[in-house]
RNA sequence: AUAGACACCAAGGGGUGCUGGGCGCAAAUGUUGCCUGGCUGAGAUCCAGCGAUGGGAACCCUUAUACCUGAUCCGGAUAAUACCGGCGUAGGAAUGGGCUGCUGAAGCAAU
Numbered sequence: 001a002u003a004g005a006c007a008c009c010a011a012g013g014g015g016u017g018c019u020g021g022g023c024g025c026a027a028a029u030g031u032u033g034c035c036u037g038g039c040u041g042a043g044a045u046c047c048a049g050c051g052a053u054g055g056g057a058a059c060c061c062u063u064a065u066a067c068c069u070g071a072u073c074c075g076g077a078u079a080a081u082a083c084c085g086g087c088g089u090a091g092g093a094a095u096g097g098g099c100u101g102c103u104g105a106a107g108c109a110a111u
Stems, first nucleotide, its partner, number of pairs: 001111002008097003011062004017039008025030001045056004067092003073086004100109003
């Protein structure tokens, strides 16, 4: 003199996909229901509701590459897409403990 990072604990934040086939339904060149596959991803899920939306599971994230906005954006790829890249050193976006220990204190101990 008491660093930093992690596990962990508590609290909190977050996510409107794309698509093949089968069956059904329809106002019949479908923003449709159910079943079953495929793609990306950590995650594309379950329940209630006419719906708006609410609740839950798992997962990710908490000072910034979770996620949202711009965006019905731009480029590339793809069967197709919020798939990849750009935009982006953009704007917004949710934190404390843990992290010296014991003690009322003096003090002792650890490093």
A computed fold for a 111-nucleotide RNA from Neptunicella marina, annotated as TPP riboswitch aptamer (THI element). The sequence was found by an Rfam model in a public genome assembly. Model confidence (mean pLDDT): 76 of 100.